Predicted 3D model of a 74-nucleotide RNA (transfer RNA) from an Erysipelotrichaceae bacterium. Its Rfam family is "tRNA". The sequence was found in a public genome assembly.
């Protein structure tokens, strides 16, 4: 060029046959707890879902396009 796969919190990831307040660990802060760390325990921050459009009462989801990574074939 063509087709395929993935992009979600600071990190690795669940959600993705649409449905009401987007979740979990781990890292962070605080507190408990200990002589003091560390582990453990509780609370608590942190994301408008890779961009735009669109389709729907309603979109992380589904469709178009486009960026970025990884692959297969020319």
């Nucleotide at each position: 060029g063509u087709c395929c796969u993935c992009g979600u919190a600071g990190c690795u990831c669940a959600g993705c046959c649409g449905g009401a307040u987007a979740g979990a660990g781990c890292a962070c802060a605080c507190g408990c707890c200990u002589u003091c760390u560390a582990a453990g325990c509780g609370u608590g921050c942190g994301g408008u879902c890779g961009a735009a459009g669109g389709u729907u009462c309603g979109a992380a989801u589904c469709c178009u396009u486009c960026c970025g990574g990884g692959g297969a074939c020319g």